A computed fold for a 383-nucleotide RNA from a Planctomycetota bacterium, annotated as Bacterial RNase P class A. The sequence is in RNAcentral, with records from ENA. The gene name in the source record is rnpB. Its mean pLDDT, the model's own confidence on a scale to 100, is 76. NCBI's taxonomy places the organism under Bacteria, Pseudomonadati, Planctomycetota.
[in-house]
RNA sequence: CGAGAGGCCUGGGCGGCCGCUUCCGGCCGCGUGCCGGGGGAGGAAAGUCCGGGCUCCACGGGUCAGGGUGGUUGCCAACGGCAACCGACCGCGAGGUCAGGGAAAGUGCCACAGAAAACAGACCGCCAACCCCCGCGGCUCGCCGUGGGGCGGCAAGGGUGAAAAGGUGCGGUAAGAGCGCACCGCGGUCCCGGUGACGGGGCCGGCAGGGCAAACCCCACCUGGAGAAAGGCCAAAUAGGGGGGCGUGGCGACGACCCGCGCCGUUCGCUCCCGGGUAGGCCGUUCGAGGUCGGGCGCGAGCUCGAUCCCAGAGAAAUGGUCGCCACCCCCGGCGCCUCGGCGCCGGGGGGACAGAAUCCGGCUUACACGGCCUCUCGCGUC
Numbered sequence: 001c002g003a004g005a006g007g008c009c010u011g012g013g014c015g016g017c018c019g020c021u022u023c024c025g026g027c028c029g030c031g032u033g034c035c036g037g038g039g040g041a042g043g044a045a046a047g048u049c050c051g052g053g054c055u056c057c058a059c060g061g062g063u064c065a066g067g068g069u070g071g072u073u074g075c076c077a078a079c080g081g082c083a084a085c086c087g088a089c090c091g092c093g094a095g096g097u098c099a100g101g102g103a104a105a106g107u108g109c110c111a112c113a114g115a116a117a118a119c120a121g122a123c124c125g126c127c128a129a130c131c132c133c134c135g136c137g138g139c140u141c142g143c144c145g146u147g148g149g150g151c152g153g154c155a156a157g158g159g160u161g162a163a164a165a166g167g168u169g170c171g172g173u174a175a176g177a178g179c180g181c182a183c184c185g186c187g188g189u190c191c192c193g194g195u196g197a198c199g200g201g202g203c204c205g206g207c208a209g210g211g212c213a214a215a216c217c218c219c220a221c222c223u224g225g226a227g228a229a230a231g232g233c234c235a236a237a238u239a240g241g242g243g244g245g246c247g248u249g250g251c252g253a254c255g256a257c258c259c260g261c262g263c264c265g266u267u268c269g270c271u272c273c274c275g276g277g278u279a280g281g282c283c284g285u286u287c288g289a290g291g292u293c294g295g296g297c298g299c300g301a302g303c304u305c306g307a308u309c310c311c312a313g314a315g316a317a318a319u320g321g322u323c324g325c326c327a328c329c330c331c332c333g334g335c336g337c338c339u340c341g342g343c344g345c346c347g348g349g350g351g352g353a354c355a356g357a358a359u360c361c362g363g364c365u366u367a368c369a370c371g372g373c374c375u376c377u378c379g380c381g382u383c
Base pairs, nucleotide, nucleotide: 001379002378003377004376005375006374007373008372009371012326013325014324015323016322017321018320020040021039022038023037024036025035026034027033028031042354046365047364049363050362051361052360053359054227055226056225057224066223067222068221069220070219071085072084073083074082075081086100087098088097089096090095101218102217106216107215108212109211110210123158124157125154126153127152131150132149133148134147135146136145137144138143139142166184167183168182169181170180171179185207186205187204188203189202190201191200192199193198231283232282233281234280241274242273243272244271245270246269247268249264250263251262252261290309291308292307293306294305295304296303297302328351329350330349331348332347333346334345335344336343337342338341
């Protein structure tokens, strides 16, 4: 210098003017008013995909079903998250990817191609040993040699496929083949190392047997439901419910009437009380598994100690707009420099993403303009 790998940060600055929201203080003509002061979005506030705090509901115990997770050891409040390590695969490498338990419990599936896709099989091919038949030759006369046919032998090579009964080599054979042997692989067993996943080694066995479990299934572990419109408190007007009182109505006793009394009331009227719900208000609600800095422990995730800080809390939703200057990026023109590809200066024009808290927290995932930083790898050149 070129090509890469891993990780992190930032998400414009200053000022003027006009606004928004909330809290505190003050003022008065008390309105949701004015004045002054403080606070006011994010790295993802997003998707709402996991996990928890919190709240209410449910709940005798066991088992099953359903759902989820799936290498190991740790971290964590918890997790499907994170760290370190192990294994497989990919990459020259830095590194990356993996639902990474079980296919010798059962069931199922394996398109196309191909002979055959699982009780293996034989299309091309290779062979002609064994057995049977025929021809020819030989002779010691029932055998040998040779040629052909049949019955056959084989799975090395070719071909198909994502995948075809392990691979390489030597021996062996009619040709072949774990048929035999060596090494690798595989299975069993023992030993050693490691907390463990697992790794290494010895011995035994020629070798069981395809793949798929984000197919059913089996195994291990986890697992009640609903969610701030959770939930709690205060509580109008109107309608309706329960109760008391007064009036009114009906009935009763007295011969009649009135008052009074007693009983009854889905006839109502007035009045008072009680309780439920609604509107509305308050709490939950922001001090928290909290932020920053430093020390200690740990490879690390993280834990711990000390100091310090208070950092939106609205309830359909405020955190904005505009102008100027500066910084950044892009384009155009001019000038200058040189190692001819850029750099510097001057002038003009343009641009700034993804996205908006709504109960809080830990993750994951996804989106993102212009920029910046750190570590590492490979290649080339120069010293």